The prediction has a mean pLDDT of 84. Small-subunit ribosomal RNA, 5' domain from a metagenome, 538 nucleotides, folded computationally.
Context: one part of a larger RNA
């Protein structure tokens, strides 16, 4: 000297942009954070609106709620850094050893039957949480039939090749699919619903892209030898198993191998990286915020569903800990947003909105979203502006100083002139918001000027912040400066008090009666909304 997620003292006017439990991965009251879809089903209920009847009443239509079924999401997105010296990250490769819901792109097909369980009703059981039996019931829920292939799987045979299971393609055999839902319509057939034809969303099988993910390899990844040995599924092998897939991943058998001073095993610290700080570089040191990647969700363990988990707001078992209990039995997991209490030198609001970006349902309208975008708090930090400018010497007064003559504070103040950032106060007053909708026209689709798709053009509605930024006026120097330091390192001196006391200190070192070094004071020196100090780190 730089530079911190910084705290600790004294001080303190603005705004702008970041930042903000580093400690106990310590335990958590309260609220919220993951939901949709009625264009997949049945069923409860229904504003409101129409028909009959005098009325009671009944009959049709329905907007919309509410629970099940069922789909797709809930494996993202958001947090933590506990563990882990690992192919865990980094970085370049393989995958002929593999999988990929939604999306694009091509092909092909969507026929024809049958069941069951919720919901409901009922009948119990319990103190709750829930939980038995009987009985009905739908569907894009199950389940079999048919049709199917370049799918698969077998037997046989060519070819290519990067040579294990990869491409190509020949001839038999054998397995395997589907669902439906909502708009338009003209002729035909039907009383009618509808068939029919037609668009759209689906659904099934395949090719193929894309994205996303699993494996495997080669190199790099702290310290410590006061840690020299270490290894039995342990090294390979032959055969299974398992998987989406290679493999001691797991098994039987065989053989006896593997690693190691180029540091193995043990033990100790650590989440790694882009980067971030210093330094002129090399190098050192860190990895908080942002991005990516891993690892975890009270502790540990296991599978389940699913294209994806062995799943943070899912199950299950065990455990510790917290409540509830009628004592049988039950609930619950903030290292999500606030937010409590505890630890501690320390870290913030139980805040608005989905306006806009993305995100997840949905045909849309649209509903979720503590993602996020805002706002609130803290001088925590960078940055940026103010606390006025001009004249003003009777160098006032007061202060300190003094050799008593004066110095000095000092153009400083008064005192006169001006200006108005900031701030008050009045006015105006935003960008981000154009899509989606809805209308013309034009185009595809089709028989079809419907209806969908889409491309121009007009246009209505939507803004948390926020009456906020900004802008224009009014009146006024008004509202606004501190903090270390002053022996030398090191810019900056004099009284006076105390007398090795009381104190100071980053080294050297002040202090025992004249102390620039302690303490006040004057003056000055620095750097200033900060200043100093402490911790660490180049």
């Nucleotide at each position: 000297g730089a530079a911190u997620c910084a705290a600790c003292g004294c001080u303190g006017g603005c705004g702008g942009c970041g930042u903000g439990c580093c400690u106990a991965a310590c335990a958590c009251a309260u609220g919220c954070a993951a939901g949709u879809u009625g264009a997949g089903c049945g069923c409860u209920u229904g504003a409101g609106g129409g028909g009959g009847g005098c009325a009671a009443c009944u009959c049709c239509c329905a907007a919309g709620a509410g629970a099940g079924c069922a789909g797709c999401g809930a494996a993202c997105g958001g947090g933590u850094g506990a563990g882990u010296a690992a192919c865990g990250c980094g970085u370049g490769g393989g995958u002929g050893a593999u999988c990929u819901u939604c999306c694009u792109u091509c092909g092909a097909g969507u026929g024809g039957g049958g069941a069951a369980c919720a919901a409901c009703a009922u009948c119990g059981g319990g103190a709750a949480a829930c939980u038995g039996g009987u009985g009905c019931u739908a569907a894009u829920u199950c389940c079999g039939c048919a049709u199917a292939a370049u799918a698969c799987c077998c037997u046989g045979g060519g070819g290519c090749u990067a040579c294990g299971a990869g491409c190509c393609u020949c001839a038999g055999g054998a397995u395997c699919a589907a669902a439906g839902c909502c708009g338009g319509g003209g002729a035909c057939c039907g009383c009618a619903a509808g068939g029919c034809c037609u668009g759209g969303c689906g659904c099934u099988u395949g090719a193929a892209g894309a994205u996303g993910a699993g494996c495997c390899c080669g190199c790099g990844u702290c310290c410590g030898a006061u840690u020299a040995g270490c290894u039995a599924g342990u090294u390979g092998g032959c055969g299974g198993g398992g998987u989406a897939a290679u493999g001691g991943c797991c098994c039987a058998c065989c053989a006896a191998g593997g690693c190691u001073u180029c540091g193995a095993u043990c033990g100790g610290u650590a989440g790694c990286c882009g980067g971030c700080c210093u330094g002129a570089g090399a190098g050192g040191g860190c990895g908080g915020a942002c991005g990516g990647c891993c690892a975890c969700a009270c502790u540990g363990g296991a599978a389940c569903u699913g294209a994806g988990a062995c799943a943070c707001g899912g199950c299950c078992c065990a455990g510790a800990c917290u409540c509830c209990u009628a004592c049988g039995g039950g609930a619950g997991g903030c290292a999500g947003c606030a937010g409590u209490g505890g630890g501690g030198a320390a870290u913030u609001u139980u805040g608005g909105a989905c306006a806009a970006u993305g995100g997840g349902c949905g045909c849309a309208a649209g509903c979720c979203u503590g993602a996020u975008c805002c706002a609130g708090c803290c001088a925590u930090g960078c940055c940026g502006c103010g606390u006025g400018c001009g004249g003003g010497a009777a160098g006032a007064a007061g202060g300190c100083c003094u050799u008593c003559g004066g110095g000095u504070u000092g153009u400083a103040a008064a005192c006169c002139g001006c200006u108005u950032u900031u701030g008050u106060c009045a006015g105006g007053g935003a960008a981000g918001a154009a899509a989606c909708g809805c209308u013309c026209c034009g185009g595809g689709c089709c028989a079809a000027u419907a209806c969908c798709c889409u491309g121009g053009g007009g246009u209505a509605a939507u803004g948390a912040a926020g009456g906020u930024a900004c802008c224009u006026g009014a009146a006024g120097a008004a509202u606004a400066a501190g903090c270390a330091c002053c022996g030398g390192c090191u810019a900056a001196c004099u009284a006076c008090g105390u007398g090795c006391c009381a104190g100071c200190a980053g080294c050297c070192g002040c202090g025992g009666u004249a102390a620039u070094a302690c303490g006040u004071a004057g003056g000055g020196u620095g750097c200033a909304a900060g200043c100093g100090u402490u911790a660490a780190u180049c």